[in-house]
Description
This is a predicted structure of a 110-nucleotide RNA (SAM riboswitch aptamer (S box leader)) from Flavobacterium sp. Sd200. Its Rfam family is "SAM riboswitch aptamer (S box leader)". Gene Ontology term of the family: regulation of gene expression. About the family: The SAM riboswitch is found upstream of a number of genes which code for proteins involved in methionine or cysteine biosynthesis in Gram-positive bacteria. The organism belongs to Flavobacterium, within Bacteria. The RNAcentral record of the sequence draws on Rfam.
């Protein structure tokens, strides 16, 4: 890299370096950014996917707690929409929830 499963409306700061774009991809919109974005480093924090520890239980399972370890994350819902069907309306448009596709993360797998 490939594939599978689960989750994605919550949450979380500051300093230093750098110096112009950035928010995954295509289109459109909207937003962040020299009052320094993005990225890198340090410290801190958030969370609970996996391991560990503890407790409970209907005990090879499940649930709860903890946060020691492995990741991950710390603007805006995965920033929003565009694909499908359904419903509603003042109807070549708009709105609503749902599904799919793509993406991200974790665990496993090839």
């Nucleotide at each position: 890299u490939u594939c599978u499963u689960a989750u994605c409306c919550a949450g979380a700061a500051a300093g230093a370096c750098u110096g112009a774009g950035g928010g995954a991809a295509u289109u459109g919109a909207c937003c962040c950014u020299a009052u320094g974005a993005c990225g890198u480093c340090u410290u801190g924090g958030c969370a609970a996917c996996c391991u560990g520890u503890u407790c409970g239980u209907u005990u090879u399972g499940c649930g709860a707690a903890u946060a020691a370890g492995g990741u991950g994350c710390c603007a805006c819902a995965u920033u929003c929409a565009a694909c499908c069907a359904c419903g509603c309306c003042a109807a070549u448009g708009g709105c609503g929830g749902g599904g799919a596709a793509a993406g991200a993360u974790a665990a496993g797998u090839u």
Model confidence (mean pLDDT): 83 of 100.